[in-house]
RNA sequence: GAAGCAGACCAGACAGCCGCUGGUUUUCCGCUUCGGCGGAAAGCGGGAGGAAGGUCCGGACACCAUAGGACAGGAUGACGGCUAACGGCCGUCCGUCGAAACCCGCAAGGGAUAAGGCGAGGAACAGGGCCACAGAGACGAGCGUAUUGAGUUACGGUGAAACGCGGUAACCUCCAUCCGGUGCAAUUCCAAGUAGGCACGCAUUGACGUGGUCCGCGGAGCGUGCGGGUAGGAAGCUUGAGCCCAUGGGCAACCAUGGGCCUAGAUGAAUGGCUGUCAUAGCGCUUCGGCGCCGUAACAGAAUCCGGCCUACCGGUCUGCUUUUUCU
Numbered sequence: 001g002a003a004g005c006a007g008a009c010c011a012g013a014c015a016g017c018c019g020c021u022g023g024u025u026u027u028c029c030g031c032u033u034c035g036g037c038g039g040a041a042a043g044c045g046g047g048a049g050g051a052a053g054g055u056c057c058g059g060a061c062a063c064c065a066u067a068g069g070a071c072a073g074g075a076u077g078a079c080g081g082c083u084a085a086c087g088g089c090c091g092u093c094c095g096u097c098g099a100a101a102c103c104c105g106c107a108a109g110g111g112a113u114a115a116g117g118c119g120a121g122g123a124a125c126a127g128g129g130c131c132a133c134a135g136a137g138a139c140g141a142g143c144g145u146a147u148u149g150a151g152u153u154a155c156g157g158u159g160a161a162a163c164g165c166g167g168u169a170a171c172c173u174c175c176a177u178c179c180g181g182u183g184c185a186a187u188u189c190c191a192a193g194u195a196g197g198c199a200c201g202c203a204u205u206g207a208c209g210u211g212g213u214c215c216g217c218g219g220a221g222c223g224u225g226c227g228g229g230u231a232g233g234a235a236g237c238u239u240g241a242g243c244c245c246a247u248g249g250g251c252a253a254c255c256a257u258g259g260g261c262c263u264a265g266a267u268g269a270a271u272g273g274c275u276g277u278c279a280u281a282g283c284g285c286u287u288c289g290g291c292g293c294c295g296u297a298a299c300a301g302a303a304u305c306c307g308g309c310c311u312a313c314c315g316g317u318c319u320g321c322u323u324u325u326u327c328u
Stems, first nucleotide, its partner, number of pairs: 002323009012278007020047002023044009049299001053310002056308005061183004068215004073179005078092005093121001094119004102111003122174002127172002129168003139164001143156004187235004197226006208218003242261008279296001282293004
């Protein structure tokens, strides 16, 4: 250099002006039970993503027994490890795929492999079911041909499997392990409404709740109708299995120690717009040095929070691995 793989990162930069949202400080105004509360202005900081997405899997958290027993149902499945947990990740084994390099070949092509990719990879003498095409016959003993006193003996092209100790569990099933339900519209507090209204029914001989069923547990109110009528606000909420760096342990996933950092928290839902300079992509010209035009480009966009998986994606940068080829 060529060919083939694997992984990481970026997702325009800077400056000025004008906004939006949330925080904080100061000043002013109003109310006050003197604790504060509300409003306005100004100053200073913060303000989307690698997937914030799909809501598929696992957890935290909240409530219902600190969710307990049985049945039903569901998920997973080599071995070992990591983790809060997982169906995720890492390592190894096995199987399988895998290159103009290697081997065979004139060639077409074939073979065996590297790095690497992929694998729902437990059990088929517990039982049931099924076995396409081809083949005369496909699941459990029969059948075809030949042979024999005789299903007595031998053979049987096809096919994954043929006269059996067959295959198939990504069919039921069995085994092992795990799984209670509902999701921040959880849950709690404050306030308002004439609100602690009326009638009927059920209810400690247990109504009702525990959202598959039964047990168990909790349990004093519950359901229906009528009447009435409003206004919302706050907490949960972002400091967390957090991020960065160094050292040490480990093949790795990951772990330990030390240091540093604080990085959205809205709810009719902010995160934007304009201008200038530079840079990338694109287009045109070129004397190949550059010049001009365009104007920020793909997928997309927080809503309780994490760990994953999957899906979408313009363009760019970097690193590592393999190869009996080639060059130095």

Bacterial RNase P class A from Oxalobacter sp., 328 nucleotides, folded computationally. It is recorded under the gene name rnpB. Rfam family: Bacterial RNase P class A. From the family's description: Ribonuclease P (RNase P) is a ubiquitous endoribonuclease, found in archaea, bacteria and eukarya as well as chloroplasts and mitochondria.